[in-house]
RNA sequence: AAAGCAGGAGAAACAGUCGCGCUCCAACAGACACCUAUGUGUUGAUUGAAGUGAGGAAAGUCCGAGCUCCACAGAAUCAGGGCGCCCGGUAACGCCGGGGCGGAGUAAUCCGACGGAAAGUGCCGCAGAAACUAUACCGCCCGCUUGAUGCGGGUAAGGGUGAAAACGUGGUGUAAGAGACCACGAUCGUCAUCAGUAAUGAAGGCGAUGGGUAAACCCCGCCCGGAGCAAGGCCAAAUAGGGGAAUGGGGGUUGAUUCGCCCCGCUAUCAUUCUCGGGUGGGCCGCACAGAAUGGUCGGGUAACCGAUCAUCAAGAUAAAUGACUGUUGUUCGCUCAUGGCGGAUCACAGAACUCGGCUUACCUCCUGCUUUUCAA
RNA sequence: GUCUCCGUAGCUCAGCAGGAUAGAGCGUUCGCCUCCUAAGCGAAAGGCCGGCAGUUCGAAUCUGCCCGGAGACGCCA
Numbered sequence: 001a002a003a004g005c006a007g008g009a010g011a012a013a014c015a016g017u018c019g020c021g022c023u024c025c026a027a028c029a030g031a032c033a034c035c036u037a038u039g040u041g042u043u044g045a046u047u048g049a050a051g052u053g054a055g056g057a058a059a060g061u062c063c064g065a066g067c068u069c070c071a072c073a074g075a076a077u078c079a080g081g082g083c084g085c086c087c088g089g090u091a092a093c094g095c096c097g098g099g100g101c102g103g104a105g106u107a108a109u110c111c112g113a114c115g116g117a118a119a120g121u122g123c124c125g126c127a128g129a130a131a132c133u134a135u136a137c138c139g140c141c142c143g144c145u146u147g148a149u150g151c152g153g154g155u156a157a158g159g160g161u162g163a164a165a166a167c168g169u170g171g172u173g174u175a176a177g178a179g180a181c182c183a184c185g186a187u188c189g190u191c192a193u194c195a196g197u198a199a200u201g202a203a204g205g206c207g208a209u210g211g212g213u214a215a216a217c218c219c220c221g222c223c224c225g226g227a228g229c230a231a232g233g234c235c236a237a238a239u240a241g242g243g244g245a246a247u248g249g250g251g252g253u254u255g256a257u258u259c260g261c262c263c264c265g266c267u268a269u270c271a272u273u274c275u276c277g278g279g280u281g282g283g284c285c286g287c288a289c290a291g292a293a294u295g296g297u298c299g300g301g302u303a304a305c306c307g308a309u310c311a312u313c314a315a316g317a318u319a320a321a322u323g324a325c326u327g328u329u330g331u332u333c334g335c336u337c338a339u340g341g342c343g344g345a346u347c348a349c350a351g352a353a354c355u356c357g358g359c360u361u362a363c364c365u366c367c368u369g370c371u372u373u374u375c376a377a
Numbered sequence: 378g379u380c381u382c383c384g385u386a387g388c389u390c391a392g393c394a395g396g397a398u399a400g401a402g403c404g405u406u407c408g409c410c411u412c413c414u415a416a417g418c419g420a421a422a423g424g425c426c427g428g429c430a431g432u433u434c435g436a437a438u439c440u441g442c443c444c445g446g447a448g449a450c451g452c453c454a
Stems, first nucleotide, its partner, number of pairs: 001373010012329007020053004025048003030043005055349001059360002062358005067228004074259005080224005085099005100114001101112004115219002120217002122213003137159002139155006167185006186209006193202003232285004242276007249264005278453003291313001293312008330346007378450007387403004396434001405421005427443005
């Protein structure tokens, strides 16, 4: 220098002018209530002052929770869904950290839905003899045959097919061959040893050689009620305070069933569900001050994270505020031979809507560390 | 805002417990028939199954993440 890998930081700064949302304070119309004497309280248009005002992803809504309702309150069985190496972290998780194993890369480093295929079922097109109770196209060997050809038998070492071919290599053996036998090696199971909390690793004995696929059904282990702030509560306004259908008990308790339990109703002018029609589409709370909160310091831990202590309180709208301009500095681009000067831009992705913890996706700039290659000293 | 569903030829749809050339109807083009047109008959073109990854020997189909589209859901009685 080039290529690459990992981690971190920022999301221009300051001043001025104008404007917007919210909170709070003050002034002051109006309205309402009480008392009535010119007062007090509530609400509130406007004006003024102060404070505060988007993100690392606010996004996708993919996971996990808080919170709320499902009237109060549960078991059994069967479904359904999710997760899946080990240890730890966490309120919890499918997230995070560390480790193991496997894979990619020269390396830094990165990736892994990573239980079971020796419980069972299914599938494995075409090609190929054969895709799993094995089997034989070419070949090799033996017999019949003068020979060619052909027929019968043996074999699976070689060829060929395929993504995948019945342990691999070498030898013994044989008519030719074959785990048929032997040596070494591979994988799996099991027994005991050592290291490790464990996954697992190392070395050893015995046995086996059973193809792949579980993001096919399934088996094993663990976990799981449902709906969602348009949850839900209160106030106000308005309307035809209705019609029809089904059931006769209905609803809830986990999707189903059974049993149990709870709530409502009491024979139809009733109850429940569905549906058609009608009205409204306004306000307050939930909801933004106190927590799984944020930041600093110290301590523990490899780390995720935890503990102690100090400080802080941090948008809250409802068609939806968070903006515009000017100057200086910074950054960057262009012109200029140039210190410098002049001119332009203020930039990527993107805009909170009940709130958190994650993941994923989009995207600009800078810094630090590391790896490989090349060049120079 | 929340939830659900869909995406295959120009249009409307099959195929989706994986199997190699992805089908059908309408439409388009060409030919036949006819004096000409329509109808009819025959033939052809037109798709990388919304996109990118993964699982698998193999993906329209299974899984994940994106993109696009559609629908439903308020309160009162």

Two RNAs folded together computationally: RNase P RNA and transfer RNA, 454 nucleotides in total.